[in-house]
C1' cells in the first nucleotide's frame, strides 16, 4: 500500500423487556443477541422518519414546513484492531 477466504486477541449489539428523557421520530442506562471488519467518529450529498413552533385549509380534521431524528439505508470524509499479500 492492497485486501477480508479462514482464524485469533478483543470489540460492538437488532428485535424484545425494564427504567429515565422527549410532543414525536428517537435517545440514554440495564438485561438480551439478530447480526456487524469499521455496526468507530462525522448529517457533507441523496434517502427515510417526525413535525410540539410557524403558515394554509377545515365540520371531524388535515396539507406544507423552520426545526429535530436515523451513521445498523446508500454514498462521501476521517481515525483504527487482527490476519493475508506485496
Nucleotide at each position: 500500500a492492497a485486501u477480508g477466504a479462514a482464524a485469533a486477541a478483543g470489540g460492538c449489539a437488532a428485535a424484545c423487556c425494564u427504567g429515565c428523557c422527549g410532543a414525536a421520530a428517537g435517545g440514554c442506562a440495564g438485561g438480551g443477541a439478530c447480526g456487524c471488519a469499521a455496526a468507530g467518529c462525522u448529517a457533507c450529498g441523496g434517502g427515510u422518519c417526525u413535525a410540539a413552533a410557524g403558515c394554509g385549509a377545515c365540520a371531524c380534521u388535515u396539507g406544507c414546513c423552520a426545526g429535530g431524528a436515523c451513521a445498523g439505508c446508500c454514498g462521501g470524509g476521517u481515525u483504527g484492531c487482527c490476519g493475508u499479500u506485496g
Model confidence (mean pLDDT): 87 of 100. The RNA shown here (c-di-GMP-I-GGC riboswitch aptamer) has 86 nucleotides and comes from Peptococcaceae bacterium BRH_c4a.